This is a predicted structure of a 114-nucleotide RNA (Guanidine-I riboswitch aptamer) from Roseobacter cerasinus. The prediction has a mean pLDDT of 82. Its Rfam family is "Guanidine-I riboswitch aptamer". Gene Ontology term of the family: regulation of gene expression. The source organism's lineage runs through Bacteria, Pseudomonadati, Pseudomonadota, Alphaproteobacteria and Roseobacter. The sequence was found by an Rfam model in a public genome assembly.
Order: sequence, then structure tokens, then C1' cells
RNA sequence: GCGCAGGUCAUCUAGGGUUCCGCUGCGCCAUCAUGGCAUAGGGUCCGGUCCGAGAGAUGACGCUGGGGCGGCAAACUCCGCCCCGGUACACGGCGGGAUAAAAACCCGGGAGAG
Repeated sequence: GCGCAGGUCAUCUAGGGUUCCGCUGCGCCAUCAUGGCAUAGGGUCCGGUCCGAGAGAUGACGCUGGGGCGGCAAACUCCGCCCCGGUACACGGCGGGAUAAAAACCCGGGAGAG
């Protein structure tokens, strides 16, 4: 310097904005109470829906090490199942992209640094 690998999905969280709902304000209509319509507000709306982590959590699957059982008369190989274990490490812009919009989402285990 180059190459390969560091897995996939689901649920959740940190976090995120404001399409929808709710909430709040103004206005109009009706009413005993209260309800309806329209409009504005995401910065001073700590909500619901929604988005959401490579370096966050949990689980399942996958892969893998060891042991066991079955399929063949037996062994090897191969296939299937069960049990226990492993699945490490990881500082990180600017800028751009999608969505209604934004983000630890995607570009990206990138550029860069050690």
C1' cells in the first nucleotide's frame, strides 16, 4: 500500500423532527353544560402516531468449537437433531441524501486520527 472478514432480522432505548392525532391561541356558528368548523403554533407543545443507532440493550436465526444421538452391518465422509460454549475490538468530522421534516437513519467500521 492492497485484499478479505468483522452477519441478518425483530422488539426496545438514547436521540429526532412535525405528515397525521391530540393540545393551546385567535375567529365564526350553535348551546343549560358544551360541541362543531376554519386557521395559526414544533424556538416557549417534556404528549400519541411516525423515523431511529457499526461503535446502545434484549431476543431469534445464521456461522463456528466441543460433546451426544440417529440415518448405512461397521468406520470415515455426508445429512439431520439435541446440549454447552464462542460471535472480539471500535476515536471519528465537514458536507451531502431520503422522508412531511429531522436525527447517533443513509453516504459511513467512509475522510481523517491513534